[in-house]
């Protein structure tokens, strides 16, 4: 001095879950993990509690909170491509 690397953020694809209402998101409280080590949050999550809130349709059909197919949802989890730690101390060149 310059580089690796984190939670995650986004976009793609694949399987899947809701549309019969959970999910996503928002507010309060309390924790809990988070480059390799160590500390931390205005970032993530996770549990309670309150508010608020949808896009369905069409075919079968034992008439149905049943099956399929096509949407929708600020929907999940994985793999692919980007972004990508605040101080300290490491690590590589």
């Nucleotide at each position: 001095u310059a580089g690796a690397g984190u939670a995650g953020c986004u976009u793609u694809g694949a399987c899947g879950c809701g549309u019969a209402a959970a999910g996503u998101g928002u507010u309060g409280c309390a924790a809990a993990a988070u480059g390799g080590g160590a500390u931390g949050u205005c970032g993530u999550u996770u549990g309670c509690a309150a508010a608020c809130g949808a896009a369905a349709a069409g075919a079968g059909u034992u008439c149905u909170u049943c099956u399929c197919u096509u949407g929708c949802g600020g929907u999940g989890u994985c793999g692919g491509g980007g972004c990508g730690c605040g101080u300290c101390c490491g690590c590589u060149a």

This is a predicted structure of a 93-nucleotide RNA (THF (Tetrahydrofolate) riboswitch aptamer) from a sheep gut metagenome. RNAcentral holds the sequence, with entries from MGnify. Of the family's consensus pairs, 94% are formed in the model. Model confidence (mean pLDDT): 86 of 100.